[in-house]
Background: Predicted 3D model of a 133-nucleotide RNA (FMN riboswitch aptamer (RFN element)) from a Candidatus Latescibacterota bacterium. It matches the Rfam family "FMN riboswitch aptamer (RFN element)". About the family: The RFN element is a highly conserved domain that is found frequently in the 5'-untranslated regions of prokaryotic mRNAs that encode for flavin mononucleotide (FMN) biosynthesis and transport proteins. Taxonomically the source falls in Candidatus Latescibacterota (Bacteria, Pseudomonadati).

């Protein structure tokens, strides 16, 4: 410089201000938010990848045991949204405009913003060691 292996660290943001109401950061105007890796040039809405939710099979665990429930592994399902104008060699990625989008559970009333799982995992980033070339 590549690789491999082990070890450590880091890895998510946002509801101010009115208005119904018995009640709403959940509904209306309205305001604020944007994880990662790629991309001919910088992306929430372009490939994809994570997070969640169901599930086949497998281990484990609770049972006297079967079922049944937890819990963890490889897999499989499902899982939001951009257009126009301009600049340029190239941008759906940047300047201008006007749009859209947003797990699962709870709640005094319907949540991207509140609480919760989660002082959790995780996509990935960085830093050391060792070994090989």
């Nucleotide at each position: 410089c590549c690789g491999a292996u082990c070890c450590u660290u880091c890895g998510g943001g946002g509801a101010a201000a009115g208005g119904u109401g018995g009640a709403a950061g959940u509904c209306c105007u309205u305001a604020c938010c944007g994880g990662c890796g790629g991309u001919g040039a910088a992306a929430g809405c372009c490939c994809g990848c994570g997070a969640g939710u169901c599930u086949u099979c497998g281990a484990g665990g609770u049972u006297a045991a079967c079922g049944a429930c937890c819990u963890c592994g490889c897999g499989g399902a499902c899982a939001g949204a951009a257009c126009c104008g301009g600049u340029g060699g190239a941008a759906c990625u940047c300047c201008g405009g006007u749009g859209c989008c947003g797990a699962c559970g709870g709640u005094g009333a319907a949540a991207g913003u509140c609480c919760g799982g989660a002082u959790g995992g995780a996509a990935g980033a960085g830093g050391g060691a060792u070994c090989a070339u």